[in-house]
């Protein structure tokens, strides 16, 4: 440095419950594991969700992100182990 299939030490932890946050989205703990060679950090691209507030409509519509998702898809950083060169 490049690759990830072989072990082997591990690691992480879906969906679903329960306590909270929060308008939601989704996030935090704990249980619980579908999986996962980065399912470790980054919100940097692009996409996805949500709409307190805003604007707009005919009250129930529509439109917006400063918000959320890294287990959607990539780019950046770091890291274990084996194999090659």
């Nucleotide at each position: 440095u490049u690759u990830g299939u072989u072990a082997a030490a591990g690691g992480c932890a879906a969906a679903c419950c329960u306590a909270u946050c929060g308008a939601a989205a989704g996030g935090u703990a704990g249980g619980g594991a579908c999986g996962c060679a980065a399912a470790g950090c980054u919100a940097u691209g692009g996409g996805u969700c949500u709409a307190c507030a805003c604007c707009u409509a005919u009250u129930u519509u529509g439109g917006u992100a400063u918000g959320a998702c890294u287990g959607c898809c990539a780019g950046g950083c770091u890291g274990c182990c084996a194999a090659a060169a």
Molecule: c-di-GMP-I-GGC riboswitch aptamer
Organism: Desulforamulus aquiferis